This is a predicted structure of a 1368-nucleotide RNA (small-subunit ribosomal RNA) from a Candidatus Paracaedibacteraceae bacterium. The source organism's lineage runs through Bacteria, Pseudomonadati, Alphaproteobacteria, Holosporales and Candidatus Paracaedibacteraceae. It matches the Rfam family "Bacterial small subunit ribosomal RNA".

[in-house]
RNA sequence: AACAUGAGAGUUUGAUCCUGGCUCAGAACGAACGCUGGCGGCAUGCUUAACACAUGCAAGUCGAACGGUACCAAGGGAGUUUACUCCAAUGGUAUAGUGGCAAACGGGUGAGUAACGCGUGGGAAUGUACCCUUUAGUCAUGGAUAACGUCUGGAAACGGACGCUAAUACAAGAUACAGACGAGAGUUGAAAGAUUUAUCGCUAGAGGAACGGCCCGCGUUAGAUUAGGUAGUUGGUGGGGUAAUGGCCUACCAAGCCUCUGAUCUAUAGCUGGUCUGAGAGGACGAUCAGCCACAUUGGGACUGAGACACGGCCCAGACUCCUACGGGAGGCAGCAGUGGGGAAUAUUGGACAAUGGGGGAAACCCCGAUCCAGCGAUGCCGCGUGAACGAUGAAGGCCCUCGGGUUGUAAAGUUCUUUUACGAGUGAAGAUAAUGACGGUAACUCGUGAAUAAGCUCCGGCUAACUUCGUGCCAGCAGCCGCGGUAAUACGAAGGGAGCAAGCGUUGUUCGGAAUCACUGGGCGUAAAGGGUGCGUAGGCGACCGAGAUAGUCUGAUGUGAAAGCCCAGGGCUCAACCCUGGAACUGCGUUGGAUACUACUCGGUUGGAGUGUUGUAGAGGAUGAUGGAAUUAUGCAUGGAGAGGUGGAAUUCACAGAUAUGCAUAGGAACACCGGGAGCGAAGGCGAUCAUCUGGGCUACAACUGACGCUGAGGCGCGAAAGCGUGGGGAGCAAACAGGAUUAGAUACCCUGGUAGUCCACGCUGUAAACGAUGAAUGCUAGGUGUUGGGACGAUUGUCUCGGUGCCGCAGCUAACGCAUUAAGCAUUCCGCCUGGGGAGUACGGUCGCAAGAUUGAAACUUAAAGGAAUUGACGGGGACCCGCACAAGCGGUGGAUUAUGUUGUUUAAUUCGUCUCUACGCGUAAAACCUUACCAGCUCUUGACAUGUACCUCAACUGGAUGAGAAAUCAUUUGGGCACUUCGGGUGGAGGUAACACAGGUGCUGCAUGGCUGUCGUCAGCUCGUGUCGUGAGAUGUUGGGUUAAGUCCCGCAACGAGCGCAACCCUCGCCACUAUUUGCCAUCUGGUAAAGCUGGGCACUAUAGUGGGACUGCCGGUGAUAGGCCGGAGGAAGGUGGGGAUGAUGUCAAGUCUUCAUGGCCCUUAUGGGCUGGGCUACGAACGUAAUACAAUGGCCGCUACAAAAAGAUGCAAACUGGUGAAACAGGGAGCGAAUCUCAAAAAGCAGUCUCAGUUCGGAUUGUCUUCUGCAACUCGAAGGCAUGAAGUCGGAAUCGCUAGUAAUCGUAGAUCAGCAUGCUACGGUGAAUACGUUCUCGGGUCUUGUACACACUGCCCGUCAAA
Repeated sequence: AACAUGAGAGUUUGAUCCUGGCUCAGAACGAACGCUGGCGGCAUGCUUAACACAUGCAAGUCGAACGGUACCAAGGGAGUUUACUCCAAUGGUAUAGUGGCAAACGGGUGAGUAACGCGUGGGAAUGUACCCUUUAGUCAUGGAUAACGUCUGGAAACGGACGCUAAUACAAGAUACAGACGAGAGUUGAAAGAUUUAUCGCUAGAGGAACGGCCCGCGUUAGAUUAGGUAGUUGGUGGGGUAAUGGCCUACCAAGCCUCUGAUCUAUAGCUGGUCUGAGAGGACGAUCAGCCACAUUGGGACUGAGACACGGCCCAGACUCCUACGGGAGGCAGCAGUGGGGAAUAUUGGACAAUGGGGGAAACCCCGAUCCAGCGAUGCCGCGUGAACGAUGAAGGCCCUCGGGUUGUAAAGUUCUUUUACGAGUGAAGAUAAUGACGGUAACUCGUGAAUAAGCUCCGGCUAACUUCGUGCCAGCAGCCGCGGUAAUACGAAGGGAGCAAGCGUUGUUCGGAAUCACUGGGCGUAAAGGGUGCGUAGGCGACCGAGAUAGUCUGAUGUGAAAGCCCAGGGCUCAACCCUGGAACUGCGUUGGAUACUACUCGGUUGGAGUGUUGUAGAGGAUGAUGGAAUUAUGCAUGGAGAGGUGGAAUUCACAGAUAUGCAUAGGAACACCGGGAGCGAAGGCGAUCAUCUGGGCUACAACUGACGCUGAGGCGCGAAAGCGUGGGGAGCAAACAGGAUUAGAUACCCUGGUAGUCCACGCUGUAAACGAUGAAUGCUAGGUGUUGGGACGAUUGUCUCGGUGCCGCAGCUAACGCAUUAAGCAUUCCGCCUGGGGAGUACGGUCGCAAGAUUGAAACUUAAAGGAAUUGACGGGGACCCGCACAAGCGGUGGAUUAUGUUGUUUAAUUCGUCUCUACGCGUAAAACCUUACCAGCUCUUGACAUGUACCUCAACUGGAUGAGAAAUCAUUUGGGCACUUCGGGUGGAGGUAACACAGGUGCUGCAUGGCUGUCGUCAGCUCGUGUCGUGAGAUGUUGGGUUAAGUCCCGCAACGAGCGCAACCCUCGCCACUAUUUGCCAUCUGGUAAAGCUGGGCACUAUAGUGGGACUGCCGGUGAUAGGCCGGAGGAAGGUGGGGAUGAUGUCAAGUCUUCAUGGCCCUUAUGGGCUGGGCUACGAACGUAAUACAAUGGCCGCUACAAAAAGAUGCAAACUGGUGAAACAGGGAGCGAAUCUCAAAAAGCAGUCUCAGUUCGGAUUGUCUUCUGCAACUCGAAGGCAUGAAGUCGGAAUCGCUAGUAAUCGUAGAUCAGCAUGCUACGGUGAAUACGUUCUCGGGUCUUGUACACACUGCCCGUCAAA
């Protein structure tokens, strides 16, 4: 010294906190499987079939117990063929048999056993061969028998008959301490020799050591869906039996004994020291090693013996196997090896008795699959190695890449070293005290050779250390949980790289841990799982104050025991370690004994505070029984009366002229008790409501007289226990399951209506359950208050104060996950009972109990699942609520939907009818112009570094710009002919272009808008969306932003744990409306001048208009009213304009994976003599049908003809084009060309208007369609343009359901211009002219905003989700 230190994570949600399960990270293993595998040491190896076993071995030994037999030796004797035979004795070797001891140990296994079997601590009534010590003895006899011999049976195993023989075999006798029996006298009761001279034996006894047998206390799995068990059972007496106690056995007697502290039964199991895990307490296990027990093919039995009811003994029975001559016999690996079988799975038919140990023997020695060793297996633990140092050009190769590089990587190569291991050679142990060594020529040591012989496995989405590329495309696959994979996968597969461990690494299985997830340490039960429906009460548990005794619990000292091994500590030995050795500590336990006496229990004595009794009052729907009462419903009778009543959202079924409903009177009957009446009262709960009487339970208050802890709780048990239901008998007015009818409805087995039976009521009995709820068990004490109410009491008296009991609300501390609870606790504590342990299956099944039944109670499992759940938060939603807004409705005006045409879309068709867009937010949209082009589509022809860009090489040449011929549909190809150089250092170069060749590359309106940027639509010009700091909340979050007003507005004001700020609103910007100033041509013309048929035509002017620049002006500024004095609102004045003056531009955070890869840009994928480029022709223009958007109409507010005023805003050089001429008359148009790059010229005619005519008709409406003749643009009008003239003259007479726009210079109506454009406008954009009606209002429809409420929704109501049926 042997004391000590405890980690969490993932997963329920949009997010949060909690509850709660599932899963992971750790350690371990007698393991198995997959991939891989160099060496050594130490361990370890049938967990399954206590299944069956071939073969060998595992228990023998003693000749110094005995008689024989065989052989050998040297002598003796006899016979005689001198080399043999025979005889007796001696010595030796071997030994079948008799006899002794051992075989009951050692070795194996764990089937049985829930037991005195085991563990621990005790006990008395008991035995012991061998061993030790000690006492005494060992006298003297006898008869057999195996072996052996002869005969004989049987296939064999094995015998049978007769005869011979020995002993330490057996038997009788003598003696006898002891022992046994007996009261005593007494009786009974032993032995064995061997061989040599010293021992070994033998007999009887005493003691010891060590080992057994028996008894007892305590401890020792689960189940109550096992509650009663037991007749030798429990005890006694006599007897028997045993080594010994005992119902161990037997006869008799008694009726006991065990049991809810769990008997009996069932299931499972060898127990322990210990092993694994754990911070510990615990939990799981009981291989190897050690102690005990049980078993030996299954069951039973005894014999022998000191010891067995005996693994390698016997007998009997059963099953199985083998031999057989069929008559009979033999066998037992759970000993060591080994075989088959079973199984995921577990070794050699090895060596030796050298050591340790056992048996026998006097000993030598023999035997021992005990044991010691070796072999096999990475099965485990431990150790070592597979090289070390230097080495940058950061090699090659691989992989990635932004193409610059990075990484593998000092890694390799290379240079210099080393030799553990390996291999070769040599020496060579300890283990052994004198000898003897299986291991073994082993360990170890020495020398030599040579980097030589030696690295894998798993993982890399999070948990969890470690990342990229390619392939794949919800496939293939992965997965411990969450979850990955549907074309950019760090999650699949491969590669490169990385991380971890390493001769192993992963997986699977199992145990403990984490899991405080059974909670003793250490949990809970209002809403998450969980308080029994409620009381009385048995056992049990717990229990007031004071004193004394005793010491059981308790505390403490000593002592015995707690085997060894193991764990731990200190040393030591193998080179270290694992491993081993020595000593210690520990073993938290049990026994004995000494002491302490506070607490608990016990005994004795007392006390009154808990509890109870008594007396005094008192409130009450407390209970039971009886009697009585009125109102109402209904029925019946009579009367009045005369057509409906009833019922509903509206109706009908129903009742009614045979008199209903209504009204009056009377009678009958049953049930329930208005008002009072109140979260008031009473009761344990269920529950209790008219009045009176009788009987009766409990509570409270006051007094302090009595008892003296008599108390609390309460498993079982026993009562009570709503409604419905059941049984028997009554009763039955109303109501009313079932049922019938009428409605509603798609249906309506419902809701509504008309009827209506059980039942509801009473008596007696049963049932025993409810959201039986305060979802909160009972009792006691303590812990701020405020305010009601109810029953008593005290004081004071006008309300008040105090106190006891009940019942409510608010609220502090505290508690709680939060909500909330809060002296009526869910707070702080104590006692007792009940209950919970993820969701579903399921309160189900089976069994038991109860019940007449219905059913109640008790109450699982298989299987399935990663959640289920509680509280609170933010949203979204509601056929929830409140407030507000919008051409949202309403009030109006005009339309669409019907017709014809135009145009877009769908569909269909087609070689192609290119593509996109699909509610609002696609559909006169992309397209502000498809005859070619556009053009992306189709057919055909054609080109391949390409129509376009950069780079290289060569050739040619300014660039560039023409012409001609031929082929062809053209692209294109072929031939041919012209014009035509810039700079310069003047040397030649530079610049640029074309052609040719090959390659890098170009190119793609190919795909993915769900990979993207940018842009856009929409909610919505709606008033919202956020942040910082602070505060509140465990947190998500809240507050601010809510509230009271107000506004178009989160606009402003007030209030407020908020104070500020940002993006939005508003304003700043443009335009229109008024004025002023400045400027004055191309505009204008008042005054002055000239002049005309007329005209700003002219001089002149800038006053006006206008133009276009700068300013002013409007701010609820002023007045009155109202309102809280504020913000504002209403009215008024002034003003061109009044409360945002009208219009525009301006679009917060976000939503819709909204739209667009075909504007552009862009990642990835795809094509590359084609999905690229060029060309001709065709198509996008098709046409039965459907839809959207428009145009024109249906006519008189109109058509036609005639006449004649007024506008704004645009545009113009490849252009706008006047006059004039032609063309049908100024038709389209052609010729022509003045003027104009435009306040100058042109387009340009504005039209609705006015007057006349038509007179209600398919028309003088309407203009489609068609014929014909022209015109224009353009290379070109066939498919497929527009316009004009003449002719033709369709549908259509105001449009179903439904639906759209618009609130003022608006709707409606009228024309004008522009972009695109060669040409083409009913579309789009812009401009002005004329110019209304209506809005009570917010109930309803749609959309939106704020607050609030419910929610099981969060992809957010197109949500979630239930049931049935069908299929798989």